[in-house]
RNA sequence: CAGGACAUUGGCAAUGAGGUCUGCCUUAAACCGUUUCGUUUCGGAACUAAUGACUUCUACGUGUAA
Numbered sequence: 001c002a003g004g005a006c007a008u009u010g011g012c013a014a015u016g017a018g019g020u021c022u023g024c025c026u027u028a029a030a031c032c033g034u035u036u037c038g039u040u041u042c043g044g045a046a047c048u049a050a051u052g053a054c055u056u057c058u059a060c061g062u063g064u065a066a
Base pairs, nucleotide, nucleotide: 010025011024012023013022016057017056018055019054020053021052033047034046035045036044037043038042
């Protein structure tokens, strides 16, 4: 480095939960958003988003109607 057998059967993908799919990590790793400013290991200010993707529910926001 490659192959086979046996055993075990998880975690994660910037805010909650279910289903499906995809990706990543696996004895400590995957993971922990963006912009701007500053005294830049950090702190201040501002902004998008409940998804990695699809979909449903919930929470929140806006508009309309009753």
The prediction has a mean pLDDT of 76. Fluoride riboswitch aptamer (crcB RNA motif) from uncultured Sunxiuqinia sp., 66 nucleotides, folded computationally.